[in-house]
Context: one part of a larger RNA
Molecule: small-subunit ribosomal RNA, 3' minor domain
Organism: Sabulicella rubraurantiaca
């Protein structure tokens, strides 16, 4: 590429990542009790028992047992945390030629725009307040030639 411009929102396809979601899978952590293996360490009326000590009987001292105490996996209840999946549903991004209208921009064909309320396929309209970042026209004050 200059109004045969520029532009705005819903519908519609096609992808993305997301937010809610009845629920359901994990992962990891705490708290609460329930078992308690093996070991270790208390305690011990019992059971064995070569070395030390005793002339012997015994005695130390060791094993075994048994008790108690500390704990590992496990187990059952709550809870915090994190990922996954989840019918549905919300909106959000992005796509050269799709739909519907035309709202914005020129007074953009009802100036626009803030606030708010209500109403509509969609952009939006309506009402009430508030701004001039509103054209045109008259006026009035001021300033420059």
């Nucleotide at each position: 590429c200059a109004c045969c411009g520029c532009c705005c929102g819903u519908c519609a396809c096609a992808c993305c990542a997301u937010g809610g979601g009845a629920g359901u899978u994990g992962g990891u952590u705490c708290u609460a009790c329930c078992u308690u293996a093996a070991g270790u360490g208390u305690c011990u009326a019992g059971g064995c028992u070569a070395a030390c000590c005793g002339c012997a009987a015994g005695g130390a001292g060791g094993c075994c047992g048994g008790u108690c105490a500390c704990c590992a996996c496990g187990g059952u209840a709550g809870g915090g945390u994190c990922a996954g999946c989840g019918a549905c549903u919300g909106g959000g991004g992005u796509g050269a030629a799709g739909u519907c209208g035309u709202a914005a921009c020129a007074a953009g064909g009802u100036a626009g725009c803030c606030g708010u309320a209500g109403g509509g396929g969609a952009a939006c309209c309506u009402g009430c307040g508030g701004c001039u970042g509103g054209a045109u026209c008259a006026c009035c004050u001021c300033c420059u030639u």